[in-house]
């Protein structure tokens, strides 16, 4: 310069017109004593890195709760952070890829990438197919040495072995030398286990020499077993004001109510403890209003840590809402692709500019997302 | 808001306590009949919804999308 990996930050900008918005703010007007409520504007305001999925933690609210016991759910090296998490930070081990050291192989070291990374020596299960055998181990072809047959090659018998083939995804520690009739941890060295001990370290774990010939292969993202943590609902939580109309309760209480008969009076008939009518309380509903927007808050310095994060200062208000609004057109600019002019620098035409999307709030994971920017690290090409 | 099921051959559906996928129904091609259909007898056809993990092994278990249905306040 390109190009591939990682982490961060950003995701258009500005100006004019049409518009959305039961918003918040402000100002007018109306109604109210008030609290407030309607109701308008040349005013001001008006999504996001995921606002998503709803996968895990919380705040907040109401419910339930004396303790225990069973059971169910999640997580699961170690230590730190944090309200708290399954989340982050830093440390450990284990795989995998690749270079070096090595004649190789083991190993050891370096980059760089990944891991649901507690226990398989508590029980229980499972390991198809192929093998002799898949966990109480066993012998197909082999190899040995003995006995028998046979001139021989070699058969047959009844043993001894697991070194080599062989089967499998895995075969009862690995190389190497010695030993042996062939062999074997049988014996040794080194590497691996296992045990106890000493050292370093908050621990995971790591080193070291000792000491046992080695007994237990896999699978817990099979059932379990151990630690640890989990009560239950979810803003329609849930809390306040409260209209009609039925009903309910207390007071008063016939002054009612119908017909004759438009009215007055009278009669009649109901109702008078199964209460017309009157008023007052109270509970739920419609409907308002709070919960809801100053917070585990954002922004900059600085201090403490390796780091996540935490602490002092300092400056800032940034949607609230009802099933719910934030979008369009045009011009310039910004980028990106593509065509063309032009020796170049450069111009000029067309095209695109993503994923989406508040609904009680937060902090994580995860997923989708055009195009550029900064950093850091490996390669490749060129020029000094 | 809160909780759960599905996805497998053109179609409707087994298999899901891991071991290498069937089954009716279509489709093809034969046989049977003068022809068709019915019946019979071969045969066909799968990236298991997608992607990662566990495992010697995955449709089956585990996680995370994708698309679809139920349920409840």
């Nucleotide at each position: 310069u390109c190009g591939c990996c990682g982490g961060g930050a950003c995701g258009g900008g500005c100006a004019a017109c049409c518009g959305c918005g039961c918003g918040g703010a402000u100002c007018g007007c109306c109604c109210g004593c008030a609290a407030g409520g309607g109701u308008g504007g040349u005013u001001u305001c008006g999504a996001g890195g995921a606002a998503a999925g709803u996968c895990c933690g919380g705040u907040c609210u109401c419910c339930a709760c004396a303790g225990g016991g069973c059971g169910g759910c999640g997580u699961g090296c170690c230590g730190g952070c944090u309200a708290a998490c399954g989340g982050c930070c830093g440390g450990g081990g284990g795989g995998g890829u690749u270079c070096g050291c090595u004649c190789a192989a083991a190993g050891c070291g370096g980059a760089u990438u990944u891991c649901a990374c507690g226990g398989a020596a508590a029980g229980u299960g499972c390991c198809a197919c192929a093998g002799a055998a898949a966990a109480u181990a066993u012998a197909c072809c082999g190899c040995c040495a003995g006995g028998c047959g046979g001139c021989a090659a070699c058969g047959c018998c009844g043993g001894g072995u697991a070194a080599g083939g062989g089967u499998g995804a895995a075969a009862a520690g690995g190389u190497g030398c010695g030993g042996u009739a062939a062999g074997a941890g049988c014996g040794c060295a080194c590497c691996g286990c296992g045990g106890a001990c000493c050292g370093a370290g908050u621990a995971a774990u790591c080193g070291g020499g000792c000491u046992g010939g080695c007994a237990g292969g896999g699978c817990a993202a099979a059932c379990c077993c151990c630690a640890c943590g989990c009560g239950g609902a979810g803003c329609a939580a849930g809390g306040c004001c409260a209209a009609a109309u039925a009903g309910g309760g207390g007071a008063g209480g016939a002054u009612g109510c119908g017909g004759c008969u438009g009215c007055c009076c009278g009669c009649c008939g109901c109702g008078c403890u199964c209460g017309a009518c009157u008023u007052c309380c109270g509970g739920g509903u419609a409907g308002g209003c709070c919960g809801c927007a100053a917070g585990a808050g954002c922004c900059g310095u600085u201090c403490a840590g390796u780091a996540a994060u935490g602490g002092a200062c300092g400056g800032c208000c940034g949607a609230g809402a009802g099933g719910a609004a934030u979008g369009g057109u045009u011009g310039c600019c910004g980028c990106c692709g593509u065509c063309u002019c032009g020796c170049a620098a450069g111009g000029g035409g067309c095209g695109g500019u993503a994923c989406a999307g508040g609904a009680a709030c937060c902090g994580g994971c995860u997923u989708a997302u055009a195009g550029g920017c900064c950093c850091g690290g490996c390669g490749a090409u060129c020029c000094a | 808001g809160u909780g759960c099921c599905c996805a497998u051959a053109g179609c409707u559906c087994a298999g899901c306590u891991g071991g290498u996928a069937g089954a009716g129904c279509g489709c093809u091609g034969g046989a049977u009949u003068g022809u068709g259909g019915u019946u019979c007898c071969a045969g066909u056809g799968g990236c298991c919804g997608u992607g990662g993990g566990u495992u010697c092994a995955a449709a089956u278990c585990c996680c995370a999308c994708u698309g679809g249905g139920c349920a409840c306040c």
This is a predicted complex of two RNAs, RNase P RNA and transfer RNA, with 457 nucleotides together. Model confidence (mean pLDDT): 77 of 100. It holds a member of the Rfam family "Bacterial RNase P class A". Rfam's curators write: Ribonuclease P (RNase P) is a ubiquitous endoribonuclease, found in archaea, bacteria and eukarya as well as chloroplasts and mitochondria. The family's RNA type in Rfam is ribozyme.